The RNA shown here (transfer RNA) has 72 nucleotides and comes from a bacterium. The RNAcentral record of the sequence draws on ENA and MGnify. Rfam family: tRNA. The family's RNA type in Rfam is transfer RNA.
RNA sequence: GCCCCCAUGGUGUAAUGGAUAACGCGUCGGCCUCCGGAGCCGGAGAUCCAGGUUCGAUCCCUGGUGGGGGUA
Numbered sequence: 001g002c003c004c005c006c007a008u009g010g011u012g013u014a015a016u017g018g019a020u021a022a023c024g025c026g027u028c029g030g031c032c033u034c035c036g037g038a039g040c041c042g043g044a045g046a047u048c049c050a051g052g053u054u055c056g057a058u059c060c061c062u063g064g065u066g067g068g069g070g071u072a
Base pairs, nucleotide, nucleotide: 001071002070003069004068005067006066007065010025011024012023013022018055027043028042029041030040031039048064049063050062051061052060
């Protein structure tokens, strides 16, 4: 250089083109407790960037950025 794959909360993963983007862990608050842990209840927190297609894009297309793999 060329080819392929990936990019979603702090982290690990979901999400037929149509729900308020879901779940586990973590985190914060509350209940409980002498204190803590466990348990229970509740909250905050995310679609890599720029365009395009579409009535509608996390999803499809193009380019870019970053990461991984293959190849001389």